[in-house]
RNA sequence: GGAGUGAACUGGGCGAUCGCUGGUCCUGCCCGCAUGGGUGGGGCGGGAGGAAAGUCCGGGCACCACAGGACGCGGUGGUGGGUAACGCCCACCGGCUAAAAGGCCAGGGAUAGUGCCACAGAAAACAGACCGCCUCUGGCCACGGCGCCUAGCGCCCCGGCCAGUGGUAAGGGUGAAACGGUGCGGUAAGAGCGCACCAGCAGGCGGGGUGACCCGCCUGGCUCGGUAAACCCCACCGGGUGCAAGGCCAAAUAGGAGGGAAUGCCCGCUCGUCGUGGCUGCGGAUCGGUCCGGUCCGUUCGACCUCCGGGUAGGCUGCUGGAGGCGUCGGGCAACCGGCGUCCUAGAUGAAUGAUCGCCGGCCGCGCUUGCGGUCACAGAACCCGGCUUAUAGGUUCACUCCAGAC
RNA sequence: GGCGCCGUAGCCAAGUGGCUAAGGCAGCGGAUUGCAAAUCCGCCAUCCCCGGUUCGAAUCCGGGCGGCGCCU
Numbered sequence: 001g002g003a004g005u006g007a008a009c010u011g012g013g014c015g016a017u018c019g020c021u022g023g024u025c026c027u028g029c030c031c032g033c034a035u036g037g038g039u040g041g042g043g044c045g046g047g048a049g050g051a052a053a054g055u056c057c058g059g060g061c062a063c064c065a066c067a068g069g070a071c072g073c074g075g076u077g078g079u080g081g082g083u084a085a086c087g088c089c090c091a092c093c094g095g096c097u098a099a100a101a102g103g104c105c106a107g108g109g110a111u112a113g114u115g116c117c118a119c120a121g122a123a124a125a126c127a128g129a130c131c132g133c134c135u136c137u138g139g140c141c142a143c144g145g146c147g148c149c150u151a152g153c154g155c156c157c158c159g160g161c162c163a164g165u166g167g168u169a170a171g172g173g174u175g176a177a178a179c180g181g182u183g184c185g186g187u188a189a190g191a192g193c194g195c196a197c198c199a200g201c202a203g204g205c206g207g208g209g210u211g212a213c214c215c216g217c218c219u220g221g222c223u224c225g226g227u228a229a230a231c232c233c234c235a236c237c238g239g240g241u242g243c244a245a246g247g248c249c250a251a252a253u254a255g256g257a258g259g260g261a262a263u264g265c266c267c268g269c270u271c272g273u274c275g276u277g278g279c280u281g282c283g284g285a286u287c288g289g290u291c292c293g294g295u296c297c298g299u300u301c302g303a304c305c306u307c308c309g310g311g312u313a314g315g316c317u318g319c320u321g322g323a324g325g326c327g328u329c330g331g332g333c334a335a336c337c338g339g340c341g342u343c344c345u346a347g348a349u350g351a352a353u354g355a356u357c358g359c360c361g362g363c364c365g366c367g368c369u370u371g372c373g374g375u376c377a378c379a380g381a382a383c384c385c386g387g388c389u390u391a392u393a394g395g396u397u398c399a400c401u402c403c404a405g406a407c
Numbered sequence: 408g409g410c411g412c413c414g415u416a417g418c419c420a421a422g423u424g425g426c427u428a429a430g431g432c433a434g435c436g437g438a439u440u441g442c443a444a445a446u447c448c449g450c451c452a453u454c455c456c457c458g459g460u461u462c463g464a465a466u467c468c469g470g471g472c473g474g475c476g477c478c479u
Stems, first nucleotide, its partner, number of pairs: 001403010012360007020047002023044009049378001053389002056387005061242004073238005078092005093107001094105004108233002113231002115227003130172002132168003136164006144156005180198006199223002201220008246317004255308005262280001264279003267275002269272001281299007324343008361376006408478007417432003425462001434450005455471005
């Protein structure tokens, strides 16, 4: 210098003006006996993220349910540690992968049991046997030999073909996967049938490690398919619902209780617990400064007034100071934990966090020396917190690997 | 804001982990017909996307995207 790997950080900056939102202080007006409430004005300082996202895990918190146990259901799955907890994180172990730094692993059990393994292939998990190889038996054919003795028959040997019985799994081809591999011996042919070495498995012993596991030795021919992100078995964990949880205040309407003026007279009829009836009285509302008076309504039913419970609209609360941030010291390989100091850092509810301008910065285009124009990654809190996952322009830093060159 | 369900052709849809993913309507091409209709034959699939498990995935698992519904 080039190629790459893994982490961590950042996520436009400064200034001015005008707004929005919530906090605090001062203050005008209105209501209220009052704490206070409503509506304006002004000052000061605060106001999105690393993911605020997906809502995938875990916890806090709240309400409901709950004696205990068992079944069921869901989840997790190497070991040790961290943590409030986790499916997260750290360290280690094992496997796969890369030339290396590194990366990936739902990484318990297939010898508890059940299921499945398409097509191809003889055969797909019980072992069995299609072709092939071999022994034996029978038949046929041909060469040769011998005999009879004549060109045919009989016997023997060897070879070939066919059929049957038995042995075998070395070889063949199929498949993702075929019942250990190589060699020697052995056999009629073969085969862990025997032996040597290698691989695996099981058992035992010794050593190291908290452990997963690792190393070494011995024994046994034991050779055993895969699949549990198939049912299942084992171990461990899990009660349900989510701030629209929950708590408080509480219009209007409906409901309940009480108060409240004649239990008046007349008329009518279908004769009653009657009436759009009339009169007087009474009550309420309204006109009105007040009385009188007018109008309307009601007269045991309502209206009206008072109270009550539940609780709708609506409001308040839960609500943001917390497993909190930063610095430093100590413990630990690390995740993380502890001590001390210091800081306060959003709380909206149709939902604020914005707009404009100037200078600088990055990127793109034109000019290519000044300069001009455009543009600013993903994305917007809603009870809070720890993680994971997903999206993300550009930039910065650190560590490591390989290659090339120089000293 | 919280909770749940779904995604197979233009539409409706079937689909134990197994060969080229059924079927109907529509569309296109051909046959038939004097021309059409009807009929017959054929064609038409990124199983929403990306990974993983498995010999093998539409199906099983994880993540993402989109749609629908419920609670006030």
Predicted 3D model of RNase P RNA and transfer RNA as a complex of 479 nucleotides. It holds a member of the Rfam family "Bacterial RNase P class A". The family's RNA type in Rfam is ribozyme. From the family's description: Ribonuclease P (RNase P) is a ubiquitous endoribonuclease, found in archaea, bacteria and eukarya as well as chloroplasts and mitochondria. The coordinates come from a structure-prediction model, not an experiment, and the mean pLDDT is 78.